[in-house]
RNA sequence: AGAGUUUGAUCUUGGCUCAGAACGAACGCUGGCGGUACGCUUAAUACAUGCAAGUCGAACGAGAAAGUUUCCUUCGGGAAGCGAUUAAAGUGGCGCACGGGUGAGUAAUACGUAGGUGAUCUACCUUGUAGUGGGGGAUAACAGAGAGAAGUCUCUGCUAAUACCGCAUGAGUUGAAUAAAUUUAGAAGUAAUUCAAGAAAGAUGGCCUCUACUUGUAAGCCAUUGCUACUAGAAGAGUCUGCGUGCCAUUAGCUUGUUGGUGGGGUAAAAGCCUACCAAGGCGACGAUGGCUAGCCGGUCUGAGAGGAUGACCGGCCACACUGGAACUGAGACACGGUCCAGACUCCUACGGGAGGCAGCAGUAGGGAAUAUUGCGCAAUGGGCGAAAGCCUGACGCAGCGAUACCGCGUGAGUGAGGAAGGCCUUCGGGUUGUAAAGCUCUGUCCUAGAGGAAAAACAGAAUAGUAAUUAAUAGUUGCCAUUUUUGAUGGUACUUUAGAAGAAAGCACCGGCUAACUUCGUGCCAGCAGCCGCGGUAAUACGAAGGGUGCAAGCGUUGUUCGGAUUUAUUGGGCGUAAAGGGCGCGUAGGCGGAUGAAUAAGUCAGGUGUGAAAUCUCGGGGCUCAACCCCGAAACUGCGCCUGAAACUGUUUAUCUAGAAUCUCGGAGAGGAAAGCGGAAUUUCGCAUGUAGGAGUAAAAUCCGUAGAGAUGCGAAGGAACACCAGAGGCGAAGGCGGCUUUCUGGACGAGUAUUGACGCUGAGGCGCGAAAGCGUGGGGAGCAAACAGGAUUAGAUACCCUGGUAGUCCACGCCGUAAACGAUGAGCACUAGUUAUAGGAACGGUUACGUUUCUGUGACGCAGCUAACGCAUUAAGUGCUCCGCCUGGGGAGUACGGUCGCAAGACUAAAACUCAAAGGAAUUGACGGGGGCCCGCACAAGCGGUGGAUUAUGUGGUUUAAUUCGAAACCACGCGAAGAACCUUACCUAGGUUUGAAAUCCAGAGAAUCCCUCCGAAAAGAGGGAGUGCCCUUCGGGGAAUUCUGUGACAGGCGCUGCAUGGCUGUCGUCAGCUCGUGUUGUGAGAUGUUGGGUUAAGUCUCGCAACGAGCGGAACCCCUGUCGUUAGUUGCCAGCAUUAAGUUGGGCACUCUAACGAGACCGCCGGGGUUAACCCGGAGGAAGGUGGGGAUGACGUCAAGUCCUCAUGGCCCUUAUACCUAGGGCUACACACGUAAUACAAUGGUUGAUACAAUGGGACGCAAACCAGCGAUGGGGAGCAAAUCUCAAAAAGUCAAUCUCAGUCCGGAUUGGAGUCUGCAACUCGACUCCAUGAAGUUGGAAUCGCUAGUAAUCGUGGAUCAGCACGCCACGGUGAAUACGUUCCCGGGCCUUGUACACACCGCCCGUCACACCACGGGAGUUGAUCCUACCUGAAAUCGUGACCCCAACCUUUCGAGGAGGGGAGCGCUCACGGUGAGAUCGAUGACUGGGGUGAAGUCGUAACAAGGUA
Repeated sequence: AGAGUUUGAUCUUGGCUCAGAACGAACGCUGGCGGUACGCUUAAUACAUGCAAGUCGAACGAGAAAGUUUCCUUCGGGAAGCGAUUAAAGUGGCGCACGGGUGAGUAAUACGUAGGUGAUCUACCUUGUAGUGGGGGAUAACAGAGAGAAGUCUCUGCUAAUACCGCAUGAGUUGAAUAAAUUUAGAAGUAAUUCAAGAAAGAUGGCCUCUACUUGUAAGCCAUUGCUACUAGAAGAGUCUGCGUGCCAUUAGCUUGUUGGUGGGGUAAAAGCCUACCAAGGCGACGAUGGCUAGCCGGUCUGAGAGGAUGACCGGCCACACUGGAACUGAGACACGGUCCAGACUCCUACGGGAGGCAGCAGUAGGGAAUAUUGCGCAAUGGGCGAAAGCCUGACGCAGCGAUACCGCGUGAGUGAGGAAGGCCUUCGGGUUGUAAAGCUCUGUCCUAGAGGAAAAACAGAAUAGUAAUUAAUAGUUGCCAUUUUUGAUGGUACUUUAGAAGAAAGCACCGGCUAACUUCGUGCCAGCAGCCGCGGUAAUACGAAGGGUGCAAGCGUUGUUCGGAUUUAUUGGGCGUAAAGGGCGCGUAGGCGGAUGAAUAAGUCAGGUGUGAAAUCUCGGGGCUCAACCCCGAAACUGCGCCUGAAACUGUUUAUCUAGAAUCUCGGAGAGGAAAGCGGAAUUUCGCAUGUAGGAGUAAAAUCCGUAGAGAUGCGAAGGAACACCAGAGGCGAAGGCGGCUUUCUGGACGAGUAUUGACGCUGAGGCGCGAAAGCGUGGGGAGCAAACAGGAUUAGAUACCCUGGUAGUCCACGCCGUAAACGAUGAGCACUAGUUAUAGGAACGGUUACGUUUCUGUGACGCAGCUAACGCAUUAAGUGCUCCGCCUGGGGAGUACGGUCGCAAGACUAAAACUCAAAGGAAUUGACGGGGGCCCGCACAAGCGGUGGAUUAUGUGGUUUAAUUCGAAACCACGCGAAGAACCUUACCUAGGUUUGAAAUCCAGAGAAUCCCUCCGAAAAGAGGGAGUGCCCUUCGGGGAAUUCUGUGACAGGCGCUGCAUGGCUGUCGUCAGCUCGUGUUGUGAGAUGUUGGGUUAAGUCUCGCAACGAGCGGAACCCCUGUCGUUAGUUGCCAGCAUUAAGUUGGGCACUCUAACGAGACCGCCGGGGUUAACCCGGAGGAAGGUGGGGAUGACGUCAAGUCCUCAUGGCCCUUAUACCUAGGGCUACACACGUAAUACAAUGGUUGAUACAAUGGGACGCAAACCAGCGAUGGGGAGCAAAUCUCAAAAAGUCAAUCUCAGUCCGGAUUGGAGUCUGCAACUCGACUCCAUGAAGUUGGAAUCGCUAGUAAUCGUGGAUCAGCACGCCACGGUGAAUACGUUCCCGGGCCUUGUACACACCGCCCGUCACACCACGGGAGUUGAUCCUACCUGAAAUCGUGACCCCAACCUUUCGAGGAGGGGAGCGCUCACGGUGAGAUCGAUGACUGGGGUGAAGUCGUAACAAGGUA
């Protein structure tokens, strides 16, 4: 620091996903040791049991027991001492408000930070000053009596205090009054003066100097300590203020103690904190009120930072203690282990009543994915009490459990190649695991056993010695110091050492890309994987396993969460023409921003200083545990806030001025700017009259419709409504919507020119207000034309449409609503700056004789530079460069929808989510493909013609059906007389049956035998059984060996027309003999790509030419090659014959002129002429020529397409079979037959049939062959065998044609199917199942519906001939010649193709894509008669405990008075009152759950109906 994913590819926008770090984690697999941390995130759910707060006898009274010692004893026991300065309990003091837990509540009575307290308090501690005098009355414990199940309580009696209560004294204390100085924004403050009020408690240890008795004690003295009042401090607390600290506006108004004042009350203290009265305020878009969520911070995690998320452990603050309320005590609480009341729950009960509160430490149940021991110790640190010893302390220190996290160590080290064995892979050669192991030599962390063994301990206390203070004192006491003594839960732990021993110690995830790491097998869209893209349908590096590898390592993965990457909320650091996004437009409030020159100020700003920013954490330096984690010390930092001082540029504020912004004024012209009134003509329609007669209207074509009751047409007249031709323009005006006949009135704005005036008066603009097309709504008019709805007619498979005929709302006017549009320049407003050219509208100035020109301002357009942009494009009218303000966006769908609210008469508008779902959805451009887009061009493509197919019969192929099998393949064009150039057996792959298993054929090995030939039996054959004959070649050491061959055996292997043509090679078809397809360099574009290859001409052609940011080149095209057409040269047999001779005959002699043969040449090139064309390419015409513009034909098939065809030609990967899917054999089948299709043959007849006669070819074949003459047969054919390995012989007869005869339009003398009979030939064999011959039979068929095929000249048509295959079998195929036409105006249309261009939502590419309803399943959501719960508000009722008030009734020790009876003061209580929790009733609000039914939405393999969109998508 990035990467993957939208596309055929590209750039961009944009979301999703990944790699990193972290965790109080959990889960899976695995697990050696140690150190340091951490460990209920959920149910603030409920809790058994134990412990967690006591202590003081030096405040006080009282005071056991066990046990033991002594004495007594009636032997039962009793007494005394010790125990005992005791236990337990009580009065009293201090503590219990700390420590420990939790985070429910709380969005501010909280927290953080900085301040105030002149508005306050503070026990214990420290400092200082003063004091501690003298009295009184009770009460618990205890004893006695009593009630109760219990908790506990009542009565009577006794008693103490540092408990309680008066009195005295009393200041710098408190209260009141006066009040200088000082301070402050402001005294309620202080010195000083006066008056009043107001305190105490002793205890312990010692001494005898003084005093009293005088032994020694105390009244006295001393010391320590306590107590009282005040002062100051330390530390703590209360309270107030500024700023900061979540989300929702689909929460916009809230508030009556509310805001303020006065009086009173109240508190430690300010204050509506409370109360009475008065006033009517206070808060709020800078977000009040309400709702939801949440303890806050130091910090922690992440990040480059800014930020974002978080608030476990540790530390600070707050809140809470079963839920709610309340106060008491106290310095401090409205109190976790206190009290009272109410409630829920649990427990006890004798049913009358009681008890309880783990969010302390352990632990239990429950919940949950999930979180530990009912441990040890007060040794240390800290805390409470105490004078102290000491006691208490689940705070704390330790241990236990847990890989929960971080850190450290180990599981060995060296050597060791026969590269062992085994595994895996293999191209079978080998490779890899792998120096890895084994083996040899070592070491000892850890482990086991033994030995030694810390630090953490310092105190305090006690003893002794010293010293200081106090004192009358060398007592005593206290302080300080020294020595000695004593104290360890952890733990015999850390650590050290001895011995033994490589011994007990490695896993987890991953290996398609991202992302480091690859093979084999299994599986076969199954099983499964997956973070995203995506893998899996028989060769899976993606599933499962194995081998190997990669990564990390006592851990490794997964899941969850947070930050990062994400500049994907953008302050740093984004955008808005088309990707999401500019408000429809204006006016304007708040707010934000704001021209020039001075002066002042110092709020912002900047600088310096200072205070604070707790500690811990982070960073740096150093140190301590062997290192590290961890810990300690120091520094820095804590970016913040306060205060002081200074600076004055900028912003702000104040003030003085200016004119460049803005506005006003004068003059002028332009304009569909607005409103109202009036006027005008053309046209449509209707009506009237007239002329006139059969149609009109409408359409692609029709029909509905109008018309003989007189239409339409024509003429005249009338009525009425709406709209204003030409002018008219890229023109003008307006803020936008929008505005168009003419005239008048009223009125807004802009512009130009000009002097003068004001003096920043400006810009933008959240809310707000106004305007706002069309449609729509309301009321009332109006209504000619047009025209939703509707009706009819067509079209159509349907046609609720498009087309036609009608036609109502509406369109028009007035008034009032609505408030939306692709309200678009898809571009907010304002200002400034940044090349130009050109057109046009309105002005002005200057020049010019008119025309006009130049300059300038304001608008409206076109092109274009820089610049910008993803590109397209924008470009002084910016989408450029800047500033100011407003609006808006943050993936697609759900959805501009639901709910709520506001507005509206309604329709609806505005505001505006979520669940769920997808990995994309988009923008621009590129290359293709496609279009019922365009242009140009070609082709038997159409047209023009000729002949066919489709109808018949037969043949043949296919489908289907049948069958034991009817082997397999081929499937639009490009399967179907195709593979098959020839299925009776064979072929043959299929079926049935019989057999074989190293096999019919191949290689190797072992043994035997040469090979080979013949015969018999059985059998359908294959096969099986048996017998006979027979011995070669080479070498030799004579034993034998070798080659070749046969048989037997063994196993390696053979074999497979078995599967996969979608694993392949090769070959082939098709587009298409169409003119295309590409490359190098250069240029261009961010890029895919483009250019070249496009354009003007031209061609059969990307053929050639001209032009051109292209220049060249390749594969195709053309040419080269073959045949044919003319001529020449050479040659002359088997060919030929002009002349000569000869014959039946080129038969023979002779000849090679001619034909021909077959080799080499010539010839044709737009070369020549004319015209056209760009002086081109080329085209048209002509001459000559056998041939003329490629002469005709063939071969030749670019890059590629169709996963086209072929595994059954061949080859081949993989898979499968191996006594069978291989091999042999016989028979059958491939030849079946209700039917359908293709391709052919033959016909339907007279351009013909039949009979007779007769003429003219070419290509070819021939020895396992072609076969002549001659003979036989009606014939197929047979006999025969001359000749011929062929220009010699032969197949071989060419046929149509020609000549003549006959038939005379009929199912025929047409047609020949079918069938019967008789034969011939081939062959081992013609039954299934051959061909041919003869005789007989004589079917359909009389020119073929829709539709469709071939052909442009030696062609179609027609006629015959040959060949391959082949024993035989040809209507098929291939080839050959004979006869020999018609037509082409032309390119509108059909089909196919080429080039350019255009549109595209297609790219599997239109056989594409894709929309909506319906049906089915699932999911989430809305509505819903309601039902139900939670929370809140409000009114009323009730009103526990408690404070406060009152308290005439009841009770009462302290003080006062007293006549001693009592009274008073004062206190307590009942009762009453105010406030108020829980609770109840009624009305409501918000949120949730649920609900018959219902609504749309999403997803889904595939279904139904249509075809709305994308091309002009077939009606843009």